RNA sequence: AAUUGGAGCUCGGGCAAUCGGAGGCCCGUGAAUCUGGUCAGGUCCGAAAGGGAGCAGCCAUAGCGGAUCCCGCCGGUGUGCUCCGAGCUCCUUUCAUU
Numbered sequence: 001a002a003u004u005g006g007a008g009c010u011c012g013g014g015c016a017a018u019c020g021g022a023g024g025c026c027c028g029u030g031a032a033u034c035u036g037g038u039c040a041g042g043u044c045c046g047a048a049a050g051g052g053a054g055c056a057g058c059c060a061u062a063g064c065g066g067a068u069c070c071c072g073c074c075g076g077u078g079u080g081c082u083c084c085g086a087g088c089u090c091c092u093u094u095c096a097u098u
């Protein structure tokens, strides 16, 4: 110097845990008029049959608020691991040289 079997430490990755963020799901609210649908009544056209626009109401939606931590995403951690890789140190086996 190389080599066998190990140990310790460090770094990176992976997984988990934990913290934070903004979403999905759930609940509530929900646009006077400038969101949608259905549009009672009333109104307009028509000889009539019918048709039109369309208020309220109802349903849904944009938005707003909230709970849980069920789902997925992002980031962090001086938390961990029968996981993977690399480096360093130590012990040991074998061997060459001095």
Stems, first nucleotide, its partner, number of pairs: 002094001005091009014081003017077005023071002026066004035060004043052003